[in-house]
RNA sequence: GUCUCAUGCAGAGUGGUCGAGGGACUGGCCCGAUGACGCCACGGCAACCGGUCGAGCUUCGGUCCCGACGCAGGUGCCAAUUCCAGCUCAAGCGCCAUUGGCUUGGGAAAAAUGAGAA
Numbered sequence: 001g002u003c004u005c006a007u008g009c010a011g012a013g014u015g016g017u018c019g020a021g022g023g024a025c026u027g028g029c030c031c032g033a034u035g036a037c038g039c040c041a042c043g044g045c046a047a048c049c050g051g052u053c054g055a056g057c058u059u060c061g062g063u064c065c066c067g068a069c070g071c072a073g074g075u076g077c078c079a080a081u082u083c084c085a086g087c088u089c090a091a092g093c094g095c096c097a098u099u100g101g102c103u104u105g106g107g108a109a110a111a112a113u114g115a116g117a118a
Base pairs, nucleotide, nucleotide: 002117003116004115005114006113007112013042014041015040016039017038021031022030023029025086026085027084028083043078044077045076048074049073050071051069052068053067054066056064057062082110087107088106089105090104091103092102093101095100
């Protein structure tokens, strides 16, 4: 890198360093010399995996399943809902020349993170 599964309207920042872009992509809208992004240190959030405890299920083996605990062991995360939209479906609005526009909601895609697989 590819594939599978799960998740996302909650939560959590200070200091140092660097010096111009950053928020994946496109459009929008934001953040940024009052120093962003990145990196380092410390701090924090969270509960995917792991751990501990308990209920269930059980072929009594548990590699099954549900819940609790933050344990800080492996990740992750700490502007904005994944910042919003992109493709599609439904409802509504109004213009009407329109296969178009606007609003709201659902689903998908994409990207992200985790766990697993070849």

The RNA shown here (SAM riboswitch aptamer (S box leader)) has 118 nucleotides and comes from a Verrucomicrobiota bacterium.
It was read from a public genome assembly, where an Rfam model found it.
The coordinates come from a structure-prediction model, not an experiment, and the mean pLDDT is 81.